Overview
A computed fold for a 340-nucleotide part of an RNA from a Terriglobia bacterium, annotated as large-subunit ribosomal RNA, domain IV. The source organism's lineage runs through Bacteria, Pseudomonadati, Acidobacteriota and Terriglobia. The full RNA is in RNAcentral, with records from ENA. Model confidence (mean pLDDT): 84 of 100.
Context: one part of a larger RNA
RNA sequence: GACUCCUUCAGGAACUCGGCAAAUUAACCCCGUAACUUCGGGAGAAGGGGUGCCCCGGUAGGGUUCAUAGCCCGAGGGGGCCGCAGUGAAUCGCGUACGGCGACUGUUUAACAAAAACACAGGUCUCUGCAAAGUCGAAAACGACGUAUAGGGGCUGACGCCUGCCCGGUGCCGGAAGGUUAAAGGGAGAGGUUAACCGCAAGGUGAAGCUUCGAACUGAAGCCCCGGUGAACGGCGGCCGUAACUAUAACGGUCCUAAGGUAGCGAAAUUCCUUGUCGGGUAAGUUCCGACCUGCACGAAUGGCGUAACGAUCGUACGACUGUCUUAAGGAGUUACUCG
Numbered sequence: 001g002a003c004u005c006c007u008u009c010a011g012g013a014a015c016u017c018g019g020c021a022a023a024u025u026a027a028c029c030c031c032g033u034a035a036c037u038u039c040g041g042g043a044g045a046a047g048g049g050g051u052g053c054c055c056c057g058g059u060a061g062g063g064u065u066c067a068u069a070g071c072c073c074g075a076g077g078g079g080g081c082c083g084c085a086g087u088g089a090a091u092c093g094c095g096u097a098c099g100g101c102g103a104c105u106g107u108u109u110a111a112c113a114a115a116a117a118c119a120c121a122g123g124u125c126u127c128u129g130c131a132a133a134g135u136c137g138a139a140a141a142c143g144a145c146g147u148a149u150a151g152g153g154g155c156u157g158a159c160g161c162c163u164g165c166c167c168g169g170u171g172c173c174g175g176a177a178g179g180u181u182a183a184a185g186g187g188a189g190a191g192g193u194u195a196a197c198c199g200c201a202a203g204g205u206g207a208a209g210c211u212u213c214g215a216a217c218u219g220a221a222g223c224c225c226c227g228g229u230g231a232a233c234g235g236c237g238g239c240c241g242u243a244a245c246u247a248u249a250a251c252g253g254u255c256c257u258a259a260g261g262u263a264g265c266g267a268a269a270u271u272c273c274u275u276g277u278c279g280g281g282u283a284a285g286u287u288c289c290g291a292c293c294u295g296c297a298c299g300a301a302u303g304g305c306g307u308a309a310c311g312a313u314c315g316u317a318c319g320a321c322u323g324u325c326u327u328a329a330g331g332a333g334u335u336a337c338u339c340g
Base pairs, nucleotide, nucleotide: 001335002334003333004332005331006330007329008328010326011325014324019321027051028050029049030048031047036041038158052087053086056083057082058081059080061073062072063071064070094319095318096317097316098315099314100313101311102310106118107117122156123155124154125153126152127151128150134142135141159306160305161304162303164236165235166234169233170232171229172228173227174226175225178224179223180222184218185217189213190212191211192210193209197204198203237255238254239253240252241251264298265295276292277291278290279289280288
């Protein structure tokens, strides 16, 4: 010097990103227990009191009476109970308030992440009529020895109140008049070859056959087209003016759009400017809580807003408690180093 422990005046979070760590609390019994609530909870809420052994002290029984109340008489041994002191004690919740997120118990990155992520019951959309859809695939098989109160897939995620507008684009579903359109059918027509014919020759013309192409026309789904569909992918405006102080604009005008964001919430796990402004808490608060709304860039099952209970979750505050600190000190054990 290090490690693991123990104790500590006064103060008590001043430490620090943060009470990290430590300390406090603690078992059992009795009393008592708030807001809120889904009436189950919350709750061991909170907050009080008691205890084992043992010393000493105190303490009555009967009659009457409905009576453990009252009244009257009245012995003193033990137990029990009550009170005070002494002694012993291993283990054994810190508590409260407000808020974010997720309903909950569960699951997860074996070996840096346990969470607000995943799952979940519940909700909804969609596919599937059974040789089901779907999965695997050569087959067998699963689905299922099930049959739409069943099975597959997607999204959401208890519960409560709700879930607005847009179908122009994309997707899906339906439609079939027209347009486009493959193979195939079709074969107008064109080319090659050459018997015959013409030419002295080179060559020319050229039937049939064979052969190489080939127009019109017929021709399904799809696409174009017509319609539907958002708990399908998604989207949900701008400028100008206006009220008898000012300010603001219920109101008006205009441009654009498929339609211009409804309810609710809002500086939020979302707010850049920003430590916004006001209020609360502190002597002092970039965090926290309550409001405001100017939402850079919330918003309704990529769910919106609430919500009792729950959480080794995250933020804030208070009490208690403490060597975290002011500020260090002493002690125990182990170890490093030096000497032997």